[in-house]
Predicted 3D model of a 74-nucleotide RNA (transfer RNA) from Candidatus Woesebacteria bacterium RIFCSPHIGHO2_02_FULL_42_20. The sequence was found in a public genome assembly. Its mean pLDDT, the model's own confidence on a scale to 100, is 80.
RNA sequence: GGCCGGUUGGCUCAGUUGGUUAGAGCGCUGCAUUCACAUUGCAGAGGUCGGGGGUUCGAAUCCCUCACCGGCCA
Numbered sequence: 001g002g003c004c005g006g007u008u009g010g011c012u013c014a015g016u017u018g019g020u021u022a023g024a025g026c027g028c029u030g031c032a033u034u035c036a037c038a039u040u041g042c043a044g045a046g047g048u049c050g051g052g053g054g055u056u057c058g059a060a061u062c063c064c065u066c067a068c069c070g071g072c073c074a
Base pairs, nucleotide, nucleotide: 001073002072003071004070005069006068007067010026011025012024013023019057028044029043030042031041032040050066051065052064053063054062
């Protein structure tokens, strides 16, 4: 330099031919349970979907570009 894959709460990930409200598990906070801890149950906080631009009535999803991570080739 070329090609491929990836980037979504603190962590690991899902998200169906673009469609109404963006989710799960773990973690965190509060409450209940306990003498206490753990476990369990209930409730809650936390995301401008890597940045920017474009297409569309509508974008996490499609297109362009940039950045970062991993792999392959030279």
About this RNA:
The source organism's lineage runs through Bacteria, Bacteria candidate phyla and Candidatus Woeseibacteriota.